[in-house]
The prediction has a mean pLDDT of 84. Predicted 3D model of a 117-nucleotide RNA (SAM riboswitch aptamer (S box leader)) from a Holophagaceae bacterium. The sequence was found by an Rfam model in a public genome assembly. Rfam family: SAM riboswitch aptamer (S box leader). Rfam describes the family as follows. The SAM riboswitch is found upstream of a number of genes which code for proteins involved in methionine or cysteine biosynthesis in Gram-positive bacteria. NCBI's taxonomy places the organism under Bacteria, Pseudomonadati, Acidobacteriota, Holophagales, Holophagaceae.

This record gives sequence, C1' cells and structure tokens, in this order.
RNA sequence: GCGAUAUCCAGAAAGGUGGAGGGACGGGCCCUGUGAAACCUUGGCAACCUGCUGCAACCCAGCAUUGGUGCCAAUUCCCGCCGGAUGAAGCGUUCCGCUUCCCCGGACAGAUGACGA
Repeated sequence: GCGAUAUCCAGAAAGGUGGAGGGACGGGCCCUGUGAAACCUUGGCAACCUGCUGCAACCCAGCAUUGGUGCCAAUUCCCGCCGGAUGAAGCGUUCCGCUUCCCCGGACAGAUGACGA
C1' cells in the first nucleotide's frame, strides 16, 4: 500500500528543542512569533486490544488500567455527492421560477483500532 470490519456530536495539557507553518484534499472558516509543523520529557483522556467477573458457551453487560495502540482547539471544525423535508430571506417576474440559509438520512473520502492476504 490492499481487503473486510467496528467506531468517529463525549473526554483529556504543561515543559524543553525548533523557528513558519498547521487544521488530509478543494472551498470556507479558524489556529499560529502571546511561537506552527516535527521531535523529546512528563502528565492526562479513553477503553479498541488486554485482564477479571457474570453466562455452559457465544453475544452481551459490568469492573480494572501493570501492558500494546490511539488520542489530548473547534462534531472527522463546517460544506463538497445523492436524496428527503418543509420553513425563512432575497431576486426575477408573475403565480411560477431561481439563489442563499436552516433541518434530516445516506453515500464517498478520511482517521483510529483489531484482523486477513
């Protein structure tokens, strides 16, 4: 890198090195010299793997956090593609149409875990 699977509106920061970018992509909107990315140390969150308990067992539920990951601005920051729902505003013009916004579902994409080839 590929396949399949579960989850993604909760939660959780300080210091050091570094020195201009970062939030995957496009648009928007944000963060950032009151110090970006990256790396290191310490701390924390969570409970995927894990351990224990309940069950004959699986599923499932509960508990735990020594260990393997993960994570610690904003819902995966929002939108993007398809569909639904009606409401508001504006425009054209006339009783229809267009644009924007609000709401809901799904897909795609992405991230992470534990698997498989």